[in-house]
Molecule: Bacterial RNase P class A
Organism: Tunturiibacter psychrotolerans
RNA sequence: UGACUAAGCUAAACGAUCGCGCCUACUUGUAGGUGAGGAAAGUCCGGGCUCCACAGGGUAGGGUGCCAGAUAACGUCUGGUGGAGGCGACUCUAAGGAUAGUGCAACAGAGAUAUACCGCCAUUUUAUAAUGGUAAGGAUGGAAAGGUGAGGUAAGAGCUCACCGCCUCUUUGGUAACAAAGAGGGCAUAUGUAAACCCCACUUGGAGCAAGACAGUAUGGAACUUAUGUGGUUACCCGCCACGUUCCAGGUUUGUCGCUUGAACUUGCUGGUGACAGUGAGGCUAGAUAGAUGAUCGUUCACGACAGAACCCGGCUUAUCGGCUUAGUCAUUUU
Numbered sequence: 001u002g003a004c005u006a007a008g009c010u011a012a013a014c015g016a017u018c019g020c021g022c023c024u025a026c027u028u029g030u031a032g033g034u035g036a037g038g039a040a041a042g043u044c045c046g047g048g049c050u051c052c053a054c055a056g057g058g059u060a061g062g063g064u065g066c067c068a069g070a071u072a073a074c075g076u077c078u079g080g081u082g083g084a085g086g087c088g089a090c091u092c093u094a095a096g097g098a099u100a101g102u103g104c105a106a107c108a109g110a111g112a113u114a115u116a117c118c119g120c121c122a123u124u125u126u127a128u129a130a131u132g133g134u135a136a137g138g139a140u141g142g143a144a145a146g147g148u149g150a151g152g153u154a155a156g157a158g159c160u161c162a163c164c165g166c167c168u169c170u171u172u173g174g175u176a177a178c179a180a181a182g183a184g185g186g187c188a189u190a191u192g193u194a195a196a197c198c199c200c201a202c203u204u205g206g207a208g209c210a211a212g213a214c215a216g217u218a219u220g221g222a223a224c225u226u227a228u229g230u231g232g233u234u235a236c237c238c239g240c241c242a243c244g245u246u247c248c249a250g251g252u253u254u255g256u257c258g259c260u261u262g263a264a265c266u267u268g269c270u271g272g273u274g275a276c277a278g279u280g281a282g283g284c285u286a287g288a289u290a291g292a293u294g295a296u297c298g299u300u301c302a303c304g305a306c307a308g309a310a311c312c313c314g315g316c317u318u319a320u321c322g323g324c325u326u327a328g329u330c331a332u333u334u335u
Stems, first nucleotide, its partner, number of pairs: 001331010012300007020035007037306001041317002044315005049208004056238004061204005066080005081095001082093004096199002101197002103193003117138002119134005146164006165187001166185008212257004219249006229243004265282007301304001
């Protein structure tokens, strides 16, 4: 200097004039304060909260799937282990079980839970053909009775041996996943697939702010049932609860609350590799309901992308113009 990797901050700025929503104060039309995001988006997860409802147990169904931690919880995050990618910093991971069982594996190929097409060897024959042995070599295929080498054999084969792979056991290190070393076994444990059914371990009520509460507002009619009954917010059963249930017409498309002080935010210290935890200090930062932050002018430069809360919070995913900061890797050059 260039290319890359990981993390953090920001999201046009300043001034003037007029205008808009909420809150507070009073001198009732003035003053003060405050007013969209890093994703507010998707509605994919988890909760807080409300109701069923005082709400327990089981079956089904659902979710997660290496180990240990964090958290209110999670399918999230942190740190490790195994595997994959990258020269590397680093990134990704749908990562329990195939010796419980079932299923699937097209085509090619002789044969895909098993075989002999070519080849090799032996016998016979004038020769061809035929018979027997073989699965080391070749072809097909993603995969062909574990791999490489040596010996042995008529030719071959774990047939034998050595080193590996696989399985079982032991020792050491580690909380553990796992790693290293050693011993034994000749291996129908003969490929892959569980993001196929399944098995195993842990976990799991439902509906949702259009939840729900209160106030106000003429009510009328019909059917069924009434305790051995009817109904009850996933399905079924047991338990439990209520005493009525369903339909039609109308009131009315009413008002207030829920509605923003929080498992919250900023920051110092302590502990921890870290996610985070404890503690001290500081401040209050939208609550609309046909839906508020806009318009004009001037200056500056980074010339402004993706894009607007609607009960709230913790995550994940997706979209995205630029600017700034810190640390690291690789290459090249100079000192």